This is a predicted structure of a 482-nucleotide part of an RNA (small-subunit ribosomal RNA, 5' domain) from an uncultured prokaryote. Its mean pLDDT, the model's own confidence on a scale to 100, is 88.
Context: one part of a larger RNA
RNA sequence: AACGAACGCUGGCGGCAGGCCUAACACAUGCAAGUCGAACGAGAAGCAUCCUUCGGGAUGUGGAAAGUGGCAGACGGGUGAGUAACGCGUGGGAAUCUACCCAGUUCUACGGAACAACACAGAGAAAUUUGUGCUAAUACCGUAUACGCCCUCCGGGGGAAAGAUUUAUCGGAGCUGGAUGAGCCCGCGUUUGAUUAGCUAGUUGGUGAGGUAAUGGCUCACCAAGGCGACGAUCAAUAGCUGGUCUGAGAGGAUGAUCAGCCACACUGGGACUGAGACACGGCCCAGACUCCUACGGGAGGCAGCAGUGGGGAAUAUUGGACAAUGGGCGCAAGCCUGAUCCAGCCAUGCCGCGUGAGUGAAGAAGGCCUUCGGGUUGUAAAGCUCUUUUACCUGUGAUGAUAAUGACAGUAGCAGGAGAAAAAGCUCCGGCUAACUUCGUGCCAGCAGCCGCGGUAAUACGAAGGGAGCGAGCGUUGUUC
Numbered sequence: 001a002a003c004g005a006a007c008g009c010u011g012g013c014g015g016c017a018g019g020c021c022u023a024a025c026a027c028a029u030g031c032a033a034g035u036c037g038a039a040c041g042a043g044a045a046g047c048a049u050c051c052u053u054c055g056g057g058a059u060g061u062g063g064a065a066a067g068u069g070g071c072a073g074a075c076g077g078g079u080g081a082g083u084a085a086c087g088c089g090u091g092g093g094a095a096u097c098u099a100c101c102c103a104g105u106u107c108u109a110c111g112g113a114a115c116a117a118c119a120c121a122g123a124g125a126a127a128u129u130u131g132u133g134c135u136a137a138u139a140c141c142g143u144a145u146a147c148g149c150c151c152u153c154c155g156g157g158g159g160a161a162a163g164a165u166u167u168a169u170c171g172g173a174g175c176u177g178g179a180u181g182a183g184c185c186c187g188c189g190u191u192u193g194a195u196u197a198g199c200u201a202g203u204u205g206g207u208g209a210g211g212u213a214a215u216g217g218c219u220c221a222c223c224a225a226g227g228c229g230a231c232g233a234u235c236a237a238u239a240g241c242u243g244g245u246c247u248g249a250g251a252g253g254a255u256g257a258u259c260a261g262c263c264a265c266a267c268u269g270g271g272a273c274u275g276a277g278a279c280a281c282g283g284c285c286c287a288g289a290c291u292c293c294u295a296c297g298g299g300a301g302g303c304a305g306c307a308g309u310g311g312g313g314a315a316u317a318u319u320g321g322a323c324a325a326u327g328g329g330c331g332c333a334a335g336c337c338u339g340a341u342c343c344a345g346c347c348a349u350g351c352c353g354c355g356u357g358a359g360u361g362a363a364g365a366a367g368g369c370c371u372u373c374g375g376g377u378u379g380u381a382a383a384g385c386u387c388u389u390u391u392a393c394c395u396g397u398g399a400u401g402a403u404a405a406u407g408a409c410a411g412u413a414g415c416a417g418g419a420g421a422a423a424a425a426g427c428u429c430c431g432g433c434u435a436a437c438u439u440c441g442u443g444c445c446a447g448c449a450g451c452c453g454c455g456g457u458a459a460u461a462c463g464a465a466g467g468g469a470g471c472g473a474g475c476g477u478u479g480u481u482c
Base pairs, nucleotide, nucleotide: 001481002480003479005478006477007476008475009474012354013353014352015351016350017349018347019346020312025310026309027308029307030306031305034071035070036069039068040067046061047060048059049058050057051056078265079264080263087190088189089188090187091186092185093184096182097181101178102177103176104175105174106173107172108171109143110142111141112140118133119132120131121130122129123128149158150157151156163170164169165168191237192236193235198228199227200226203225204224205223206222207221208220209219210218240262241261242260243259244255245254246253247252267288268287269286270285271284290301291300292299293298318344320343321342322341326340327338328337329336330335357387358386359385360384367378368377369376370375391423393418394417395416396415397414401409426471427470428469429468430467431452432451433450437466438465439464440463441462447454448453
């Protein structure tokens, strides 16, 4: 000097920031990912009209809750367990893919069979589930066509689509290029230990094949016997990496909270499915531990999302408001969703700013303390007199942020007026280092202490008082780093 700090005493206001560093411990409750009727069938309540045996029925409108289908859910948000690694940083590289978006080009033809929803009948405590029957599509399948595309033994062979409506749009398919994003490879750099010296059989290389979007022992068959290592392999320990941050004149040292980039993880371990993209935090399957429900047959769950609870701990906040702005998803749009985000609440946790009054005032009042008893000091300090009103308080007005309209914040910030010195000072220290001294009490006791050291009867070092020094809404202590 610094801090994501804690503790003690104290505490007026505002702005800006920050706030589980410990148990990647377990979690009650609510919310955090939906959306599209301009893809599709069906359609509850309500309303209108008609009929009625007064129970209701029919038609129209309406559009709830579901279902098929599309896109999103791989982003955004959290955490740092693991990882000493091409993980990260930096500089290169070739054998790749890329939904939505942009540009170009060519198509968008003809058919078919189902399955949900629904109806009926069941099973089960529930979660859920079975059978039969009906049905639509931008869902599924076939055929045709194919410039360019893919394969080729160069003869040839293979592969596509989807329509909707409000008639002007929104779409669909193939190919080419771009943009963006992603995968892969390599050089260099990246903690400690030799009281870890040898390690390695898919191991190192080749041929061929398989696999992948793609290179490659990535995998496999065969062949060769290689490969790494004191320039530290292997093993062990520790650790997310970086831009940065702190310190320092610098060189360095320490560190990686907040913000930003990358990586890894999502109760523990494993696996794939779907998809342009995942081996997927709020998806699926299996195993395990734990918790819950159960009619004991069987089921359900995953806060390292935002709040919140228990626990751990010296220690870290509200079960708040709004989509108004910015951004994201879906939608032609209106709009819906968004604990991202923007705000508010709590905390002197930090930084910064302001205030707690100003001028005058000597009888140097009273009181306190000291005293050589003369006085000194507290001290212009107070009182008194004359003023001011920042902040806080009260009243009124009142933005910018967003404008065509829409403001959570918020009647907030600001502005004007009003009253009254009114509501607002503490903490540590005073032997030397180190700014600041006397008296009383105590008597190696009680105690102090960062180091040196104080205390055993005159203690500037303990305790108290008066006085003083320093900092000030803080001041000290402890911890950690330089």